This is a predicted complex of two RNAs, RNase P RNA and transfer RNA, with 501 nucleotides together. Its mean pLDDT, the model's own confidence on a scale to 100, is 78.
């Protein structure tokens, strides 16, 4: 220090004022009553995803739904759960420098496909190497036929184990020696998945199974607009329709029970009526704390606590003050950048003037002034950068709204907070 | 609130592992004095993000959008 992994949490707060659902409990008022209608008071009132409906339970009706096929789900191992496709723990492969991430049955049961290139896409002669006839050529060699070759070109996402050797006309697991792969058998470790050791084989086996399909497992169907009661109110038709049965049954079949038999069970079609109350429905695989158990998921036990419940659908609006964040502006320091610098200040040089000396002839030696050119340093000040500190107008709550409930997964999600842990620097 | 189904040029609807095609429509052109039809031609699309494949519009997940259906009594 890192646009490095990760595992949780959290989702603004306090207060006035006005309202809106439940809901309790006084009193009042209206009615013969069941009730109703309004006042006051106290209690409760949106999530971590309420969401998408993706999966898995409960519950509920199908008749107490049992077998078979047929669908459809999931798929390394154990294990946890009420189930799960979820969650923990291995195990293997894979990627990463590392914390960590991903991904999983079977391709030696058997089908399907596998563009385009390519000779050839599953068992494969297109160049090329070899060899043989047979012809031509003085000869390398060539031209035509049949044959052997998977070492090498080259196609193409994929091309029939590597490397090194013996063979061989040339090749080749044809053989061999080590490698890697795959199968079986046997032993150890482990519940397993698998590992890790030794023999044996055949010399090697493309790829797709989020195509079909083997194997293992699980799944009956339908959904709170499931269902149950009660009140209101209306008008029925028309079809199918049965003992070699129908129907209830919702993909089919088969047992099974039960209702019906032309006065007709159910079934479908048209019409018709209602748009209303109660329940299902808020105590539950429930929240919280603690001990235990277990590597975890998670599971016992205690002990505390009641936590929306609306039906066109309440949970709102408004004002202040605070806490995070964000932030215009004004100034302080630091660094470094450009002006300043056509370069002060300072130095060397020639050119000149001017004074002392020495020489006696246009010279040389000291100082000194004065321009010219060359070197060459820096500051105050200005400008706009980045950092850091400080003020601090203003702005300011992401994603989102229960509808039978629960467990999960997915997705969206502003800002904050906390732990683990990995790589670089520095001490 | 359950449950079902579909997204492909502007528009309607094929296509279902291998270069994404019709019809109308929009442009250019030709024909006509002009328009119209009629003729040739051109542009122009897989909702969206993963993943499985050598390769996705197709197959699997996830996600956005749209579409139909579903009370009760007789």
């Nucleotide at each position: 220090c890192a646009c490095g992994u990760u595992g949780g949490c959290u989702g603004g707060g306090c207060g006035g004022c006005c309202g809106c659902c439940c809901u309790c409990g006084a009193g009042c008022g209206a009615g013969a009553a069941u009730u109703c209608g309004g006042u006051c008071g106290g209690g409760g009132g949106a999530g971590g995803a309420a969401a998408g409906u993706c999966c898995g339970c409960g519950c509920u009706c199908c008749g107490a739904c049992g077998a078979g096929c047929a669908g459809g789900g999931u798929g390394c191992c154990g294990g946890g759960u009420a189930a799960c496709g979820c969650c923990c723990g291995g195990g293997c492969g894979g990627g990463g420098a590392g914390a960590c991430c991903c991904g999983c049955g079977g391709a030696c049961a058997g089908g399907a496909c596998c563009a385009c290139a390519g000779a050839a896409a599953a068992c494969g002669a297109c160049c090329g190497c070899c060899u043989c006839c047979g012809g031509g050529g003085u000869g390398a060699c060539c031209c035509g036929g049949g044959g052997g070759u998977a070492a090498g070109g080259g196609u193409g996402a994929a091309a029939c184990g590597g490397u090194g050797g013996u063979g061989u006309a040339a090749g080749a697991g044809a053989c061999c020696a080590c490698c890697g792969g795959c199968g079986g058998c046997g032993g150890c470790a482990g519940c397993a998945a698998u590992g890790c050791c030794g023999c044996c084989g055949g010399c090697c086996a493309g790829g797709c199974a989020a195509c079909c399909c083997c194997c293992a497992u699980c799944c009956g169907g339908a959904g709170c607009a499931a269902g149950g009661c009660c009140a209101a109110g209306c008008a029925g038709g028309c079809g199918c329709g049965a003992u070699c049965g129908g129907a209830a049954c919702g993909g089919c079949u088969c047992g099974g029970u039960u209702c019906c038999u032309u006065u007709g069970a159910g079934c479908g079609c048209c019409g018709g009526g209602u748009a209303g109350g109660c329940u299902g429905c808020a105590c539950g695989a429930g929240c919280c704390g603690c001990a235990c158990g277990g590597a975890g998921a998670c599971g016992u036990g205690c002990g505390g606590c009641c936590c929306a419940g609306a039906u066109a659908g309440a949970u709102g609006g408004u004002c202040g003050c605070c806490c995070a964040g964000g932030g215009a502006u004004c100034g302080a320091c630091u660094g470094g950048a450009g002006g300043g610098a056509a370069g002060a200040a300072g130095g060397g040089c020639a050119g000149u003037c001017c004074c002392g000396g020495g020489a006696c002839c246009u010279c040389c030696c000291g100082g000194g002034g004065u321009g010219g050119u060359c070197c060459g340093u820096a500051a105050a000040c200005c400008u706009g950068c980045a950092g850091u500190c400080c003020u601090g107008a203003c702005c300011g709550g992401a994603c989102a709204g229960a509808a039978c409930g629960c467990g999960g997964c997915u997705u969206a999600u502003a800002g904050g907070c906390c732990g683990a842990c990995u790589g670089c620097c520095g001490u | 609130g359950c449950g079902g189904g579909c997204g492909u040029a502007g528009u309607u609807c094929a296509g279902c592992g291998g270069c994404a095609g019709a019809a109308c429509a929009u442009c250019a052109g030709c024909u006509u004095c002009c328009c119209a039809a009629g003729c040739u031609g051109a542009g122009a699309a897989c909702g969206c993000g993963g993943g499985u494949u050598c390769g996705a519009u197709u197959c699997c997940c996830g996600u956005c959008g749209c579409c139909c259906g579903c009370u009760c009594c007789a």

It holds a member of the Rfam family "Bacterial RNase P class A". From the family's description: Ribonuclease P (RNase P) is a ubiquitous endoribonuclease, found in archaea, bacteria and eukarya as well as chloroplasts and mitochondria. It is annotated as a ribozyme.